A computed fold for a 108-nucleotide RNA, annotated as c-di-GMP-I riboswitch aptamer.
RNA sequence: AAACCGAAAAGGCAAACUGAUCGAAAGAUUGGGACGCAAAGCCGCGGGCCUAAAUCUCGUCAUUUUGACUUUUGUCAAAAUGACGGACAUGGUGGCCGGGUUGCCGAA
Numbered sequence: 001a002a003a004c005c006g007a008a009a010a011g012g013c014a015a016a017c018u019g020a021u022c023g024a025a026a027g028a029u030u031g032g033g034a035c036g037c038a039a040a041g042c043c044g045c046g047g048g049c050c051u052a053a054a055u056c057u058c059g060u061c062a063u064u065u066u067g068a069c070u071u072u073u074g075u076c077a078a079a080a081u082g083a084c085g086g087a088c089a090u091g092g093u094g095g096c097c098g099g100g101u102u103g104c105c106g107a108a
Base pairs, nucleotide, nucleotide: 005106006105012037013036017032018031019030020029021028022027035095041101042100043099045098046097047096048093049092050091055087056086058085059084060083061082062081063080064079065078066077067076068075069074
């Protein structure tokens, strides 16, 4: 001096909860607050996880319209709209893991 590593000290960050703001939500920003953190600095690049607004040639139901059929009550089909459900990230999460990149201190 460097790599691993993590005792001490200085300084740093800030979970839950909470006021305000933003967002459809997940969540984010900011103030308060500290469970923790040696990268809990930065980058959503890969995986995981969370959410599902928009979208869908998806499902069920309802309503309306049109068409066909029927002696009639009605039946069938298509389309549109709405409700509920399904799929889905282009939205998130770096305090879930991997990767990239920068960096303070110096005991064993």